Notes
Predicted 3D model of a 132-nucleotide RNA (SAM riboswitch aptamer (S box leader)) from a Dehalococcoidia bacterium. Its Rfam family is "SAM riboswitch aptamer (S box leader)". Rfam links the family to the GO term regulation of gene expression. The organism belongs to Dehalococcoidia, within Bacteria. The sequence was found by an Rfam model in a public genome assembly.

RNA sequence: CUUUUAUCCAGAACGGCAGAGGGCACGGCCCGAUGAAGCCUAGCAACCGGUCCUAGCAUUCUAGGGAAGCGGGAUACGGUGCUAAUUCCGGCGUCCGUAGCGGUUAACACCGCCGGGGACGAAAGAUGAGGG
Numbered sequence: 001c002u003u004u005u006a007u008c009c010a011g012a013a014c015g016g017c018a019g020a021g022g023g024c025a026c027g028g029c030c031c032g033a034u035g036a037a038g039c040c041u042a043g044c045a046a047c048c049g050g051u052c053c054u055a056g057c058a059u060u061c062u063a064g065g066g067a068a069g070c071g072g073g074a075u076a077c078g079g080u081g082c083u084a085a086u087u088c089c090g091g092c093g094u095c096c097g098u099a100g101c102g103g104u105u106a107a108c109a110c111c112g113c114c115g116g117g118g119a120c121g122a123a124a125g126a127u128g129a130g131g132g
Stems, first nucleotide, its partner, number of pairs: 001132008013041001015040003021031003026090003042083003047079003050075005056070002060066002087124001092121005098115001100113004
């Protein structure tokens, strides 16, 4: 750099150093000298590993227990990660409402344009684990 897969509405700083930027990019909207990035410390979290517990499933010897492969649970010990706002919101697609204007109708309906809203999904991104 690329690819597969899982997750992304929870959680976490009133600290020290530092000193102007940050929220990926774009459009918004925000955060920031009442102190941004970064570093340290502190914390959060079971993704991977480790350790411990567990007999639900499977297996085995067997008739009474043993046994931790899978499953379930616990633990921040190791590896990462994370600690404003849903991944801060939007852009693309499908569907569902809907304001306004126009067409049409006896009327209801229906159609078009335009604006805004909702649900789901995609794309993009982030992180873990695996592959190239």